[in-house]
Molecule: FMN riboswitch aptamer (RFN element)
Organism: soil metagenome
RNA sequence: ACCUUCGGGGCAGGGUGCAAUUCCCGACCGGCGGUGAGGCCAAUGCAGGCCAAGCCCGCGAACCCAAUUGGGUGGAUCUGGUGAAACGCCAGGGCCGACAGUAAAAGUCUGGAUGGGAGAAGGU
Numbered sequence: 001a002c003c004u005u006c007g008g009g010g011c012a013g014g015g016u017g018c019a020a021u022u023c024c025c026g027a028c029c030g031g032c033g034g035u036g037a038g039g040c041c042a043a044u045g046c047a048g049g050c051c052a053a054g055c056c057c058g059c060g061a062a063c064c065c066a067a068u069u070g071g072g073u074g075g076a077u078c079u080g081g082u083g084a085a086a087c088g089c090c091a092g093g094g095c096c097g098a099c100a101g102u103a104a105a106a107g108u109c110u111g112g113a114u115g116g117g118a119g120a121a122g123g124u
Base pairs, nucleotide, nucleotide: 001124002123003122004121005120006119013025014024015023027108028107029097030096031059032058033057034056038051039050040049041048054095055094062073063072064071065070077093078092079091080090081089099111100110101109
């Protein structure tokens, strides 16, 4: 450099209503890379391997501009504990979630999408 494969989860139960998985009570979910004071394996001397953050950094989907390269926009975390140090550990509480559609307002339904994709693995 090329090729192949892989590459997103979730409203149980109930209330109101003509109608809602969209509202209300409640339930449930968390892409990819990095960082990481945690854990595990191995070793026991150094080195090593694996796992570990939705809200710390970055990326992706979506939208806009532009025109093939790119640029922009794009959500959310506190308290206590331990400690030399916590954004990350432990405990507790909180918060967030594109666009279009809909018998009624959607992170969870349907659709664009048998799409795209951060990237991961393997091969030449």